Source information:
Predicted 3D model of an 84-nucleotide RNA (c-di-GMP-I riboswitch aptamer) from Neobacillus bataviensis LMG 21833. The sequence is in RNAcentral, with records from Rfam and Ribocentre. The prediction has a mean pLDDT of 78.
[in-house]
RNA sequence: UUUAUUUAAGGGCAAACUCACUGAAAGGUGACGACGCAAAGCUAUAGGGGCUUCUGUCAUAAGACCUGCCAGCCAGCUACCAUC
Numbered sequence: 001u002u003u004a005u006u007u008a009a010g011g012g013c014a015a016a017c018u019c020a021c022u023g024a025a026a027g028g029u030g031a032c033g034a035c036g037c038a039a040a041g042c043u044a045u046a047g048g049g050g051c052u053u054c055u056g057u058c059a060u061a062a063g064a065c066c067u068g069c070c071a072g073c074c075a076g077c078u079a080c081c082a083u084c
Base pairs, nucleotide, nucleotide: 012037013036018031019030020029021028022027035072041077042076043075047074048073049070050069051068056065057064058063
């Protein structure tokens, strides 16, 4: 330097529950917490998928669209320390 992530160390993130705030909802933010994560870092008109749907449009209705959200569903992009 390259490849890899087997082992160990340091450090990192933080599911559920509960509480507060926020939102129509899904969800979000903060606190608490520790299920897990080697990308649980970033990307949501702009790959697929999922959730929501107050108002509005279509529809007899079911529902569809619009809307908002999820990156800890897959995916894309980028990347730190150390060891063998």

NCBI's taxonomy places the organism under Bacteria, Bacilli, Bacillaceae, Neobacillus, Neobacillus bataviensis.